About this RNA:
This is a predicted structure of a 1459-nucleotide RNA (small-subunit ribosomal RNA) from a metagenome. Rfam family: Bacterial small subunit ribosomal RNA. Its family is annotated with ribosome and structural constituent of ribosome in the Gene Ontology. The coordinates come from a structure-prediction model, not an experiment, and the mean pLDDT is 85.
RNA sequence: AGAGUUUGAUCCUGGCUCAGAACGAACGCUAGCGGCGCGUUUCAGGCAUGCAAGUUGAACGGUAACAGGGGAGCUUGCUCCCGCUGACGAGUGGCGCACGGGUGAGUAACGCGUAGGUAAUCUACCCAAAGGACUUCGAUAGCCCUACGAAAGUAGGAUUAAUAGGGGAUGUGGUGUAUUUUACAAAAGUAAAAUACAUUAAAGAAUGUUUUCGGACAUAUCACCUUUGGAUGGGCCUGCGUUGGAUUAGUUAGUUGGUGAGGUAACGGCUCACCAAGACUGCGAUCUAUAGCCGAGCUGAGAGGCUGAUCGGCCACAUUGGAACUGAGACACGGUCCAGACUCCUACGGGAGGCAGCAGCUAAGAAUCUUCCGCAAUGGACGAGAGUCUGACGGAGCGACGCCGCGUGAAUGAUGAAGGCCUUUUGGGUUGUAAAGUUCUUUUAUAGGGGACGAAUGUAUAAUGCAGGUUAUAUUGACGGUACCCUAAGAAUAAGGUCCGGCUAACUACGUGCCAGCAGCCGCGGUAAUACGUAGGGACCUAGCGUUGUUCGGAAUUAUUGGGCGUAAAGGGUACGUAGGCGGCUUGGUAAGUCAUAUGUGAAAGCCUUGGGCUCAACCUAAGGAUUGCGUGUGAUACUGUCAAGCUAGAGUUACUGAGAGGAAGGCGGAAUUUCUGGUGUAGGGGUGAAAUCUAUAGAUAUCAGAAAGAACAUCCGUUGCGAAGGCUGCCUUCUGGCAGUUAACUGACGCUGAGGUACGAAAGUUAGGGUAGCAAACAGGAUUAGAGACCCUGGUAGUCCUAACUGUAAACGUUGUAUACUAGGUGGUGGGAGCAUUGAUCCUUUCACUGCCGCAGUUAACGCAUUAAGUAUACCGCCUGGGGAGUAUGCCGGCAACGGUGAAACUCAAAGGAAUUGACGGGUCCCCGCACAAGCAGUGGAGCAUGUUGCUUAAUUCGAUGCUACGCGAGGAACCUUACCAGGUCUUGACAUAUAUUUGACGCUUAUGGAAACAUAAGUUCUUUUUUAAGCAGAUAUACAGGUGCUGCAUGGUUGUCGUCAGCUCGUGCCGUGAGGUGUUGGGUUAAGUCCCGCAACGAGCGCAACCCCUAUUCUUUGUUGCUAACGGGUAACGCUGAGCUCUCUAAGAAAACUGCCGGUGACAAACCGGAGGAAGGUGGGGAUGACGUCAAAUCAGCACGGCCUUUAUGACCUGGGCUGCAAACGUGCUACAAUGGGUGGUACAAAGAGUCGCUAAACCGCGAGGUCAAGCUAAUCUCAAAAAACCAUCCUAAGUUCGGAUUGGAGUCUGAAACCCGACUCUAUGAAGCUGGAAUUGCUAGUAAUCGCACAUCAUCAUGGUGCGGUGAAUACGUUCCCGGGGAUUGUACACACCGCCCGUCACAUCACCCGAGUUGAAUAUACCCGAAGUACCUGAGCUAACAGAUUUUCUGGGGC
Repeated sequence: AGAGUUUGAUCCUGGCUCAGAACGAACGCUAGCGGCGCGUUUCAGGCAUGCAAGUUGAACGGUAACAGGGGAGCUUGCUCCCGCUGACGAGUGGCGCACGGGUGAGUAACGCGUAGGUAAUCUACCCAAAGGACUUCGAUAGCCCUACGAAAGUAGGAUUAAUAGGGGAUGUGGUGUAUUUUACAAAAGUAAAAUACAUUAAAGAAUGUUUUCGGACAUAUCACCUUUGGAUGGGCCUGCGUUGGAUUAGUUAGUUGGUGAGGUAACGGCUCACCAAGACUGCGAUCUAUAGCCGAGCUGAGAGGCUGAUCGGCCACAUUGGAACUGAGACACGGUCCAGACUCCUACGGGAGGCAGCAGCUAAGAAUCUUCCGCAAUGGACGAGAGUCUGACGGAGCGACGCCGCGUGAAUGAUGAAGGCCUUUUGGGUUGUAAAGUUCUUUUAUAGGGGACGAAUGUAUAAUGCAGGUUAUAUUGACGGUACCCUAAGAAUAAGGUCCGGCUAACUACGUGCCAGCAGCCGCGGUAAUACGUAGGGACCUAGCGUUGUUCGGAAUUAUUGGGCGUAAAGGGUACGUAGGCGGCUUGGUAAGUCAUAUGUGAAAGCCUUGGGCUCAACCUAAGGAUUGCGUGUGAUACUGUCAAGCUAGAGUUACUGAGAGGAAGGCGGAAUUUCUGGUGUAGGGGUGAAAUCUAUAGAUAUCAGAAAGAACAUCCGUUGCGAAGGCUGCCUUCUGGCAGUUAACUGACGCUGAGGUACGAAAGUUAGGGUAGCAAACAGGAUUAGAGACCCUGGUAGUCCUAACUGUAAACGUUGUAUACUAGGUGGUGGGAGCAUUGAUCCUUUCACUGCCGCAGUUAACGCAUUAAGUAUACCGCCUGGGGAGUAUGCCGGCAACGGUGAAACUCAAAGGAAUUGACGGGUCCCCGCACAAGCAGUGGAGCAUGUUGCUUAAUUCGAUGCUACGCGAGGAACCUUACCAGGUCUUGACAUAUAUUUGACGCUUAUGGAAACAUAAGUUCUUUUUUAAGCAGAUAUACAGGUGCUGCAUGGUUGUCGUCAGCUCGUGCCGUGAGGUGUUGGGUUAAGUCCCGCAACGAGCGCAACCCCUAUUCUUUGUUGCUAACGGGUAACGCUGAGCUCUCUAAGAAAACUGCCGGUGACAAACCGGAGGAAGGUGGGGAUGACGUCAAAUCAGCACGGCCUUUAUGACCUGGGCUGCAAACGUGCUACAAUGGGUGGUACAAAGAGUCGCUAAACCGCGAGGUCAAGCUAAUCUCAAAAAACCAUCCUAAGUUCGGAUUGGAGUCUGAAACCCGACUCUAUGAAGCUGGAAUUGCUAGUAAUCGCACAUCAUCAUGGUGCGGUGAAUACGUUCCCGGGGAUUGUACACACCGCCCGUCACAUCACCCGAGUUGAAUAUACCCGAAGUACCUGAGCUAACAGAUUUUCUGGGGC
């Protein structure tokens, strides 16, 4: 510090996700030790049991228990007595129990934090100071007795004490009232002093001495009373800060204030009476939801965000609610009273209780500990003290819950062991110095021994001192025989978890086969998964490792630091204007903001820095820093604020001039339309792509004249004008708003923006009343269509128009808020002004306002914007924060309604989106090409047959090929073989290859038997080299292995098809662009061509095109047999037959030739095109071979090769027979025809290219023929196949199912071959089917082509209508590119990129999920009115009872006071 994910790719916007840190955690797997911390986050649910607050005998009466002592009795070890002593149950009194400990329910508050105030206040114990403590009285608990009750407990009687209670005295003082003075203070007031009057206190104990035993005296002892001050701790008040929601906008009646009184420690509506009507609120009152607050903790670079466990401060609470009492302090966790709920006891009459103290139980929950030890330390309560109490605390226990530390060994060790795993396999790699082995160490664990610090400032004793005190000795440890130290033996006692597709460090094998599963996001898995599971290996962390949850971060993804709003989400429809925010120039004052400095505070802990202590660390500890804040004092005055005084540049006013569809009202006008009336006139009109509905002989349409009505205003008209926007257009009049220009004068910041608010606000719509010509939702009819609820047509009502009122929205858009300033220009338009020139029209220059286009800088994701900013800045407002759900639901507000405004969530997705790029596509555009269409010729589709395919059938009908690009295709030739299929019979190291070991000796051939054969059995016969071992060959046995036309062409190689012989496809460098990409390759011409030329930010290059290669057309040279024959000779019936020759033809080698080279024209002076000449050939002369980058997961595992999988007495191998030829049907490709341009018969002529010894076969003979017999030649320019056929000549047939056509079938044969039944070809004879030119549709072909005619070859024993070649005869047509198909280029749109066979919308059906509505129902909270009302406090009344004190008429009464 970033990364993944939207796309074919790119940039941007934008969300989702990940890597980090943390935790009071939980869960899974695992676990050796120690230290330090932490440990019910949930039910403030309920609790058994034990403990958590007592102490004081030096306050008191006392003696229940224990001990000691004394006494008595007698049973001599027991009983009784004595408070005498130590002590002490219960009780009276004092102090404490308001601390300490727990919890976070409530609380949005002066509760908390911070800074202040209290002159408005209290403070037990403690400290300091001053003074005092005299006198007197009556009770009461306890104890004892009686009564009631189950108990808890209660009542009565008798009796007793105090530091309990009461009265009186004294009054340093205090308090109150009154008067006077002084000081402080802004004031209210406060303090001090003096005087007078009134009022107001007390308690003893201990020790010592002494005693008349009642007491008295003494004290640097303790306690008590009054007063003052301090310290400590509170109470109260105030400024500021302190969570959401406006779908909570108004709240409040003691409410706000005053006067007076009461009350309180104290101010105060705290309470009351009266008076006034106030108080709070958009700077968010009230209501509602949530929440203890803080120091701090986590995170973060910081600013921030989240949190409020442990520790510390404050607050609140103590089963729920209410209340007071006592007290210095409480409205009291382990107190009281009442009420409620719950639990327990009960004799049913009544009672008892409160773990949110420590342990513990139960419940809840994912989840959180021992019913431990000790007061040794620290602290607290009481006490004179010893001491007692203390679940505070100190410790231990449990839990890897966290942090920190240590260990599980170290060194050496290569045969790189074995085993595992992998592999290109007998080799290697890896695990791996890892192990084993050797040497060493002993932390830790185990055993044994030693053994602390924490503890002395206490206490006791002693000494000393007058004393406070000091010194010495002794004594006190829960933890704990713990930490720590020493010794012993021995590597001995100790490693796991997660992950390994990318992000993200780490890869292979096997299994699985969209299954099982994984997954944080993207996404893996459909037979070769680095993503699932296992293994090996590896990576990371380590006594832990992962997962889940939560917080911050990354996220600049709420943006103060630090974002945006033309098109991505986002400018309010427009203006006016309130609050608010912001605000021109100059001077002076002030000092609130601001700045500086000083000071107080900002608790401790924590944090940071530097030290110190535990062996280190965590941890503990010391000092310093920080604590960014708040208060106070002093100072500064630039800026902001404020006060005062001025200015004129902003803003405004007046005057003059000007333009305008600005607004409102009234009036007027013509054209058109429709309707009506009348005339003329006659058959249609109207409408459409074409029609029909409609209209018309009852006279339409057309035309002429007249009349009526309503609405809208052609031309002018213009990216012209005006207006805030919506919007505004015939002409005239009236009223009226705004704007611009110019120059003077005036006011003197009066300004800008603008939440709420107000006004305006297209169309449609609403209400009422008018109006209604045209147009026209709805509606009706006619068409169209699969349908047509539409488009088209004929009609037609609301509405459109006017008046009055609503509605308040639009793509209300420049998708661009308003205002101001600044920042190159160029060129138009509208309205003003000025200047020069000119006689003038006018031109030129310049300026202000408005309105367009282009364009620089700049900006932008890009597109674009660019002085009319989307640039640079300022001020203010509005708005946005992923897509969908949704502008929906609900609530509220507005509206007559329709609807509008405000405006969510659940759920769901990993995207949605913007701009631009390259393709592809378009029933978009432009240009061009092709037998693509057109123009033609011949076909196919109909018939029969051949052949292939589908389908069906079958034991099998082997397999593959399936739009173009499968279907006379693989197959260039299935009777057996082929053959892969089926049935049956057989073989198992095998039909075939290699190797090793052992063994046999041949292998083979012949014969016989069995058998369908394969094969089996038997007999016979039979080797070579070498001295032997051995070698070759063959068989047997054993082992490695062979074999597979079994699967996967979607694992592959190779080969092939297709687009397409289409003209394209790319690269280097440069340039442009953030980038994908572009440029080049586009443009103007031209070409068959990205062919060439020109131009150009491109310049070059490559693969393609073309050319080079082959055949063919012309000529030449050479060659001259097997070819040829002109001349010469010979010869024949005839023939290059022969001598001879190489002239010609030809053969096959090499050359030449054609290049737009020449001429004319066109073109841009180019490329090139057109025409011509010459030439055998003319513009790539005609053919062939040649196939760019790529596309179709195209075809082929059955041609071959090959990975993986499968099979191994079978999916391999051999044999016989069958099948591949099966036939209802469909399709493709062909052949033959349908005839006279023909058929038959006879005659006659002319090729090319091939093939041949397991062959071609002449001639001759036989056969009607297929063929047979015999037999020359030829390994081929020599011989043979071989006859070319159509053509031509002659003749017959004469329009018919025929002398067309030949299918089918009968009979008889031939040939090949072991073998023609399934299942061959051919011949002869007989038979003589369909078919008379073929529907929709569709194919080929542009010249030696189509058509037509035959010939040859490959395969091959035989079999050709197919295939491959060859020549013969030999046409027609092309105006042209509108259309169909395919292709190339440019451009445009795109929501497509698997690319239009794309993408994608809605209804319906079924299931499921979430939310809303819903007749209602239930619970809770709050508020208001009224009623009942416990305890308690205050007051009133007062029956009854009554010790202290007072009085009196005194055994009693009265008063006061109490109950």